The RNA shown here (transfer RNA) has 72 nucleotides and comes from a Selenomonadaceae bacterium. Rfam family: tRNA. Rfam describes the family as follows. Transfer RNA (tRNA) molecules are approximately 80 nucleotides in length.
RNA sequence: GGGAGUUUAGUUUAACGGCUAGAAUUACGGUCUCCAAAACCGCUGAUGAAAGUUCAAUUCUUUCAGCUCCUG
Numbered sequence: 001g002g003g004a005g006u007u008u009a010g011u012u013u014a015a016c017g018g019c020u021a022g023a024a025u026u027a028c029g030g031u032c033u034c035c036a037a038a039a040c041c042g043c044u045g046a047u048g049a050a051a052g053u054u055c056a057a058u059u060c061u062u063u064c065a066g067c068u069c070c071u072g
Base pairs, nucleotide, nucleotide: 001071002070003069004068005067006066007065010025011024012023013022018055028042029041030040031039048064049063050062051061052060
């Protein structure tokens, strides 16, 4: 240089083009406990960036960026 894949809460992830984006875990608060841990209950937080298509985009297209892999 050429090609392929991937990017969603702090972390791990789900989501036929039809949402107010769903969970687990972390953090925080509470119940329980002599105290703590565990358990249970509650709660906060997310679509890499910019365009395009569409009535509607996490999803489709393009460019860019990051990461991984293959190849010369």

The prediction has a mean pLDDT of 82.
The organism belongs to Selenomonadaceae, within Bacteria.
The sequence was found in a public genome assembly.